[in-house]
RNA sequence: CAGGCUGGCCGGGCGGCCGCGGUCUCCUUGUGAGAUCGAGGAAAGUCCGCACUCCGCAGGGCGCGGCGCCGGAUAACGUCCGGUGGGCUGAGAAGCCCAGGAAAGGGCCACAGAGACAGACCGCCAGCGGCCGGAAACGGUGCGGGCAAGGGUGAAACGGUGGUGUAAGAGACCACCGGCGCGGCAGCAAUGUCGCGGCCGGGUAACCCCCGCCGGGAGCAAGGCCAAGCAGGAACCGAGGCAAUGCCGAAGAGCGGCUCGCUCAAUGGUUCCGGGUAGGCUGCACGAGCUGCCGGGCAACUGGCAGCCUAGAGAGAUGGCCGCCCCUCCCCGCUUGCCGGGGAGGACAGAAUGCGGCUUAUAGGCCAGCCUGGGUG
Numbered sequence: 001c002a003g004g005c006u007g008g009c010c011g012g013g014c015g016g017c018c019g020c021g022g023u024c025u026c027c028u029u030g031u032g033a034g035a036u037c038g039a040g041g042a043a044a045g046u047c048c049g050c051a052c053u054c055c056g057c058a059g060g061g062c063g064c065g066g067c068g069c070c071g072g073a074u075a076a077c078g079u080c081c082g083g084u085g086g087g088c089u090g091a092g093a094a095g096c097c098c099a100g101g102a103a104a105g106g107g108c109c110a111c112a113g114a115g116a117c118a119g120a121c122c123g124c125c126a127g128c129g130g131c132c133g134g135a136a137a138c139g140g141u142g143c144g145g146g147c148a149a150g151g152g153u154g155a156a157a158c159g160g161u162g163g164u165g166u167a168a169g170a171g172a173c174c175a176c177c178g179g180c181g182c183g184g185c186a187g188c189a190a191u192g193u194c195g196c197g198g199c200c201g202g203g204u205a206a207c208c209c210c211c212g213c214c215g216g217g218a219g220c221a222a223g224g225c226c227a228a229g230c231a232g233g234a235a236c237c238g239a240g241g242c243a244a245u246g247c248c249g250a251a252g253a254g255c256g257g258c259u260c261g262c263u264c265a266a267u268g269g270u271u272c273c274g275g276g277u278a279g280g281c282u283g284c285a286c287g288a289g290c291u292g293c294c295g296g297g298c299a300a301c302u303g304g305c306a307g308c309c310u311a312g313a314g315a316g317a318u319g320g321c322c323g324c325c326c327c328u329c330c331c332c333g334c335u336u337g338c339c340g341g342g343g344a345g346g347a348c349a350g351a352a353u354g355c356g357g358c359u360u361a362u363a364g365g366c367c368a369g370c371c372u373g374g375g376u377g
Stems, first nucleotide, its partner, number of pairs: 001373010012325007020038007027030001040348001044359002047357005052219004064215005069083005084099006100210002105208002107204003121151002123147003128144002130141004159177006178200002180197007223282004232273006240248003252264004289308008326346008334337001
C1' cells in the first nucleotide's frame, strides 16, 4: 500500500425564507405576537422478558405449556458475558451450528435384509454325535452340531486395527486406539489429565416419558375522575293581568289596526337524584433515566460523586425551498493540478404507556485491534 476479519461509532454541517405540533408569557382574544422544546439506531416486526393496571385466587396434588452443557450478569428473559465438549467452513484473522437423561420404562426404526436387542442367507469348520468307505490308522460327508471371521442388505448390524489362539472362530486372550466405570490430581463447575478395570450395554427424547427450573388470565381501546343531550326516578309549578311582601282572574294572550272566526293544559315546564353516552381530564414521562469523573470486575455488568431534564400528539406535528460547504459519480476545458467549470445523486425509515433484548431494513463514512499478500528500511 492492497484485500479482508472482528468490535465500536456517525449517519450530513452552517446560514436565510416559508410552514407544522406541545408548553409558557403577553395582549389588541385570534387563522395573534414573543420565548422555548420537538423522532430513531432501528421509532419497524410485535418474536421473547418485565414494569404498570384490572379481574381471578385458602392450601396441596393431578394435568398443561415453556426452558435445558457449566459458571456469572440482570428487575427478568428464550438475552448478554466468560468458559467446556463435539461438528462444519476458511490459507488466516475469524465465523456458523449442536448440547440434561437412551444403563427407569414404553413406542418406533420405511425399503432392503437371515437379523434393526435380534439372527444365520451365502459362507467357514471334521474337535464331538451320526452315516459312508476302510482290518486299522485314517479319509469322506454338512444330517445333527459348532462359528460369526469373510461376503451380501442397509442411514445404522453386537467397538476398531493387528496379533495370539482354534477344527473353524470369537475380548476367549494380548498390544494400541475409542467408549464406559472407579480412583488420584487441577478446576466453583461443565470438564481436563494420569492410573486401574475387558466393563464393551445400536439409533431416536422436535415420539411418549424421566429429572431440574419457571409459568393465573387479559391488556393503556388496561384502568381512574368529571360529565352535556336523550331515556328513567322524585319534588314543585300551572293561560295571564295589575296600583305588586299583595290583589284580581277567563276579565286574558296570539293570528301585525277593527269585526267575526280560530288556536292556547299536558304526551308541558323548572329543579334535584343515581347510573352513564358524547365530550373533557388523567394514566402520560423524574425514569431498572442521560452525561462526565473516580472505583470493582477478563467481561456482561455494577458502586460512589457531580451535573442535566430530553417529544407527548389524539386522524396523529417534527417538513419544504434557496445559497455555501462535505462525499460519490458523469461530462467539458487546459496552465495536467486531488486544478477550473457544469450536471446528477446522498440510505433505511419514522414515536403514540414505558423499559430490557432478539430479529429484520439501511446510501455512504470514521476509529481501534488483528489476518493475508506485496513494497521499502
A computed fold for a 377-nucleotide RNA from Anaerolinea sp., annotated as Bacterial RNase P class A. Rfam family: Bacterial RNase P class A. By type it is a ribozyme. Rfam's curators write: Ribonuclease P (RNase P) is a ubiquitous endoribonuclease, found in archaea, bacteria and eukarya as well as chloroplasts and mitochondria. RNAcentral holds the sequence, with entries from ENA. The source organism's lineage runs through Bacteria, Bacillati, Anaerolineae, Anaerolineales and Anaerolinea. It is recorded under the gene name rnpB.